[in-house]
Context: one part of a larger RNA
RNA sequence: CUGGGCGUAAAGCGCGCGUAGGUGGCAAAGUAAGUUAGGUGUGAAAUCCCUGGGCUUAACCUGGGAAUUGCGCUUAAAACUGCAGAGCUAGAGUACUAUAGAGGGUGGUGGAAUUUCCGGUGUAGCGGUGAAAUGCGUAGAUAUCGGAAGGAACACCAGUGGCGAAGGCGACCACCUGGAUAGAUACUGACACUGAGGCACGAAAGCGUGGGUAGCAAACAGGAUUAGAUACCCUGGUAGUCCACGCUGUAAACGAUGAGAACUUGUUGUUGGGUGCGUAAAGGCACUUGGUAACGGAGCUAACGCGUUAAGUUCUCCGCCUGGGGAGUACGGUCGCAAGACUAAAACUC
Repeated sequence: CUGGGCGUAAAGCGCGCGUAGGUGGCAAAGUAAGUUAGGUGUGAAAUCCCUGGGCUUAACCUGGGAAUUGCGCUUAAAACUGCAGAGCUAGAGUACUAUAGAGGGUGGUGGAAUUUCCGGUGUAGCGGUGAAAUGCGUAGAUAUCGGAAGGAACACCAGUGGCGAAGGCGACCACCUGGAUAGAUACUGACACUGAGGCACGAAAGCGUGGGUAGCAAACAGGAUUAGAUACCCUGGUAGUCCACGCUGUAAACGAUGAGAACUUGUUGUUGGGUGCGUAAAGGCACUUGGUAACGGAGCUAACGCGUUAAGUUCUCCGCCUGGGGAGUACGGUCGCAAGACUAAAACUC
């Protein structure tokens, strides 16, 4: 002097609850484990370093010193950390009164549309495509009117609007239920943050058992296209999509950005609350508080960009990365009914 990173280069667990552990607010007194200072014992010798001496020098030998950064004992200090007791209220929480919301679960109700069936009218086409054909139709289709059945999804409202930890959540009503925010007081008195293991939740697809099946539609069949067409297009169509219970546990599970706390110029929207001003009432204006967006300053960044919702400036804790391929693979283990998931190499090669 130096002492790395994780938005896009390798790298934030999909998300929460929480055990151990790590870390922890304000003020006074105590203690003295950590800490600091002094003393003392020990830290063998040789080696190394400094300084003398001896072989003609050197290597080598040899005297003295320093060093041995450590440990034990002892005396003292009490700022910081710890410990025990007693306090405080700014963190955290509880009570109270309100507010907004597709937050979750259960039961019920509704209309539009598609399809099928029944009946009426009606006649030769309908459907489909780039063009066609397969297909449907004189056993009367398509079209149109009336009725019925059944399943699934809820147009408009609808909004870089809202809610939720994430996945996700959208017709209406009732019941059960979680969280958030605001306001003004009262109360508890550090009860907090993070979180290895662990536990719970976790789109779609998939699996098991039993239902359900209108539309759509992997597989499959046929028709086209084509040199071929195991595709794109068309006509059909089964799992599945739906429900109940159980399993699976993965996604570009994305803000590709872990959680919590503090600090740091601004402008403009939007959404939920509160206070004040103003108004006949409303619209409106100002302040404040929680969320969510657009832009942008300092700063940061390889750049793009981020920018009080940080990727800025700091602190605490966890997770993860270490050239490309081999490979998120093999082997082993754990889990799973299976599919597979999790954990996770090496040879070799560039």
Description
Small-subunit ribosomal RNA, central domain from an uncultured prokaryote, 350 nucleotides, folded computationally. RNAcentral holds the full RNA, with entries from ENA. The coordinates come from a structure-prediction model, not an experiment, and the mean pLDDT is 89.